Context: one part of a larger RNA
């Protein structure tokens, strides 16, 4: 490389758009590039293959012989590809209905905490396995009044919903993006993947300016222990928030790339069309789009997976090839660093 694999054994890129570049739906008609046939040339001798022969066998030596590839000319027209005409189911757009924590900006709300001020009251409070630091008569904790300040949004909450993924939850308005059903009016294959590339991308982390209630790495102090640089307690500084820019990782996980088709059933639930049947938000059938459990062929090493496949087939991509050494080291590349991407050998078992 080839094969032969990726859920859990080593292997699916976090995720989406997307330039090349592979694939690509249903009919007509040319073309003959590919593709198949006829013929004809070439492929030097030796050498290899197969068949035969000669040295006593063999190696050697002689004969005859083939694939198979180029060229070139003469058909063939199913398939592929070009052209050209057409079509409507793929794909898109209209129209009408619908759902929902999708996304961004602004603004408002009550609850808790934590502070301030002032009343009321007195000797604890708080914390734990026990306690101790810690707070408190300079009046603490508790309790009532007013007031401030930042962060999350209790019920409703659900194998709910929604977004490509990260991820999304108070209530309101504005701007906007995706989806799903109905209809079948439009276009006519416009499609499906997608190396490079470009875009988003949890948390921590960096830069500048702001915020700073809690909650809290470092740290500091009490405990605990043979120690105890920790697991408990008090306390606290980055940091958690905001607003720019940056970083680009994650067990980024269904450990499942994406897409198209068909492939028993059975039972919840979410969104929507239809039709029965009604007093009705109930019921019942049918039927599209999701989200979930059982479960038959089938698959699977086995768990299990099973129309939301890990089964049956197409097609593009992306990855893997024995552990360690190593996601290192050198280079290159990105980054302010921190790092991050790419990505090895020697040894060694």
């Nucleotide at each position: 490389u080839u094969g032969g694999g990726u859920u859990u054994a080593a292997a699916g890129g976090g995720u989406g758009c997307g330039c090349a570049g592979g694939c690509g739906g249903a009919g007509g008609u040319g073309c003959a590039a590919g593709u198949c046939a006829g013929c004809g040339g070439u492929c030097a001798a030796a050498u290899u293959g197969c068949g035969g022969g000669g040295c006593u066998c063999a190696a050697c030596c002689c004969c005859g012989u083939a694939c198979u590839g180029c060229c070139g000319u003469u058909g063939a027209a199913a398939c592929u590809g070009c052209a050209u005409c057409c079509c409507u189911u793929g794909a898109g757009u209209g129209c009408g209905c619908g759902a929902g924590a999708a996304g961004u900006a602004u603004g408002c709300g009550g609850a808790a905490u934590g502070c301030g001020u002032g009343g009321u009251g007195u000797a604890g409070c708080g914390g734990u396995g026990a306690a101790a630091u810690g707070c408190a008569u300079a009046g603490a904790u508790a309790u009532c009044a007013c007031g401030c300040a930042g962060a999350a949004c209790u019920c409703c909450g659900a194998u709910u919903g929604c977004g490509a993924a990260g991820g999304c939850a108070g209530c309101a308005u504005a701007c906007c993006g995706g989806c799903g059903c109905g209809c079948a009016a439009c276009u006519g294959a416009c499609g499906c993947u997608g190396a490079g590339g470009c875009g988003c991308g949890a948390a921590a982390g960096c830069g500048u300016g702001g915020g700073u209630a809690u909650c809290g790495a470092a740290c500091a102090g009490g405990a605990u222990u043979a120690g105890a640089u920790a697991c408990c307690c008090u306390g606290g500084u980055a940091g958690u928030c905001c607003a720019c820019g940056c970083u680009u990782u994650a067990a980024a996980c269904g450990a499942u790339g994406g897409a198209u088709a068909a492939u028993a059933g059975g039972u919840g639930u979410g969104g929507g069309g239809g039709g029965g049947a009604g007093u009705g938000a109930c019921c019942c059938c049918c039927u599209c789009c999701g989200u979930g459990c059982c479960g038959c062929a089938g698959u699977u090493a086995a768990c299990a997976c099973a129309a939301u496949a890990a089964g049956u087939a197409u097609c593009c991509c992306a990855c893997c090839u024995g552990g360690g050494g190593a996601g290192u080291a050198c280079g290159a590349u990105c980054g302010c660093a921190a790092g991050g991407u790419u990505g090895a050998a020697a040894c060694u078992c």
Molecule: small-subunit ribosomal RNA, central domain
Organism: uncultured bacterium